A computed fold for a 114-nucleotide RNA from a Candidatus Bipolaricaulota bacterium, annotated as TPP riboswitch aptamer (THI element). Model confidence (mean pLDDT): 76 of 100. It was read from a public genome assembly, where an Rfam model found it.
RNA sequence: AAGGUCCAUAAGGGGAGCUCGGGGAACCGGGCUGAGAGGAUCCCUCAAUCCGGGGUCGACCCUUGGAACCUGAUCCGGGUAAUGCCGGCGGAGGGAUUAUGGAACUUCGGAUCG
Numbered sequence: 001a002a003g004g005u006c007c008a009u010a011a012g013g014g015g016a017g018c019u020c021g022g023g024g025a026a027c028c029g030g031g032c033u034g035a036g037a038g039g040a041u042c043c044c045u046c047a048a049u050c051c052g053g054g055g056u057c058g059a060c061c062c063u064u065g066g067a068a069c070c071u072g073a074u075c076c077g078g079g080u081a082a083u084g085c086c087g088g089c090g091g092a093g094g095g096a097u098u099a100u101g102g103a104a105c106u107u108c109g110g111a112u113c114g
Stems, first nucleotide, its partner, number of pairs: 001107003005103006011063004017032006039057006069094003075088004
């Protein structure tokens, strides 16, 4: 000097499924996959609660070298108690249009000393 990897900060993007038991209900406690399976708070809706939708914050993942995530998809095959569980679809279409600092490692070059 170059390279990829990892970490931190800032900015941006994103998802949160399936299921069992107890309980009249509110709710409580488990299981599966996964990095993460909705933690906090507020708003809309409602007579009220639940459900549903949304905002902000938090954890986690991803940011074009992009398989984070969305669409196709109420898809296809396998498997499971069940599920986007696994594989296919598929490097198909879309997707945040990134910056700074640090660490060790690898390679190359140079200087000095012996």